About this RNA: A computed fold for a 78-nucleotide RNA from Candidatus Marsarchaeota G2 archaeon ECH_B_1, annotated as transfer RNA. Its Rfam family is "tRNA". Rfam describes the family as follows. Transfer RNA (tRNA) molecules are approximately 80 nucleotides in length.
RNA sequence: GGCCCCGUAGCUCAGCAUGGAUAGAGCGGCGGCUUUCUAAGCCGAAGGUCGAGGGUUCAAAUCCCUCCGGGGCCGCCA
Repeated sequence: GGCCCCGUAGCUCAGCAUGGAUAGAGCGGCGGCUUUCUAAGCCGAAGGUCGAGGGUUCAAAUCCCUCCGGGGCCGCCA
């Protein structure tokens, strides 16, 4: 340098191909119930620039372009 994959909640991930309105799960954290206390269990609420910017569209996590970050393969470094 070329190609490919990944980036979504604190963590691990789903959703993307085939666009649809307020973006989800598990774990964790918080509050409550229960318990002598803890753990376990149950209930509740919170938590997100969907990596950034731009474009297309009535509508974008999803499609297109550029860039950023991480990883892999190949090449160059005569």